[in-house]
Molecule: transfer RNA
Organism: Candidatus Microgenomatia bacterium
């Protein structure tokens, strides 16, 4: 340099033949429970879906470019 794959919550990931309010587990906070809470129950916070642009009535999803990571080739 070329090709392919990946980037979604603090972490690990699902969702990707366009359409519902963007989700799960773990973690975090609070309340309850308890002799205490690290167990249990309930509730909650937390996301510009890597970034920019395009297509579309509508984009996490499709297209282009950029950035970052991984693998292969030279």
């Nucleotide at each position: 340099g070329c090709g392919c794959c990946c980037g979604u919550a603090g972490c690990u990931c699902a969702g990707u033949c366009g359409g519902a309010u963007a989700g799960a587990g773990c973690g975090c906070a609070a309340a309850c429970c308890u002799g205490c809470g690290g167990a249990g129950u309930u509730u909650g916070a937390g996301g510009u879906c890597a970034c920019a642009g395009g297509u579309u009535c509508a984009a996490a999803u499709c297209c282009u470019g950029u950035c970052g990571g991984g693998c292969g080739c030279g």